[in-house]
RNA sequence: UGAGUAAGGGGCUAGGGUUCCGGCAGCCGGUUGGGUGCGUCUGGUCCGAGAGCUACCACCGGGCGGGAGAUAUCCGGCCGGACGCACGGCGGGACAAAAGCCCGGGAGAC
Numbered sequence: 001u002g003a004g005u006a007a008g009g010g011g012c013u014a015g016g017g018u019u020c021c022g023g024c025a026g027c028c029g030g031u032u033g034g035g036u037g038c039g040u041c042u043g044g045u046c047c048g049a050g051a052g053c054u055a056c057c058a059c060c061g062g063g064c065g066g067g068a069g070a071u072a073u074c075c076g077g078c079c080g081g082a083c084g085c086a087c088g089g090c091g092g093g094a095c096a097a098a099a100g101c102c103c104g105g106g107a108g109a110c
Stems, first nucleotide, its partner, number of pairs: 008056001010054003015047002020044002022041001023038003027034002059081004064076003085105001087108001091103003
């Protein structure tokens, strides 16, 4: 200097707001009701991490077995890895709205 690769979704949590439920306040009322406001209401539904957790899986490595069968290829299952590193705005976007969500392992810094 050039090329290639460095995967994925699920569950949960940190966190988040307020569409729905509930709660609180007040009004109306025919008291198992209706409307309005409040998220500076603990909560349930809901959203939710590249740098959080977890299992699975793609994939990688090491043995083993099978088919006429070789060092190749195909199939199967066992063990291990699934890593290592990761400081990070402002601003914008969506859903009802917000966020560690998305832009974004970005801009930038080292």
Description:
A computed fold for a 110-nucleotide RNA from Devosia sp., annotated as Guanidine-I riboswitch aptamer. Rfam family: Guanidine-I riboswitch aptamer. Rfam 15.1 lists 1,509 matches to the family in 1,281 species. Taxonomically the source falls in Devosia (Bacteria, Pseudomonadati, Alphaproteobacteria, Devosiaceae). The coordinates come from a structure-prediction model, not an experiment, and the mean pLDDT is 79.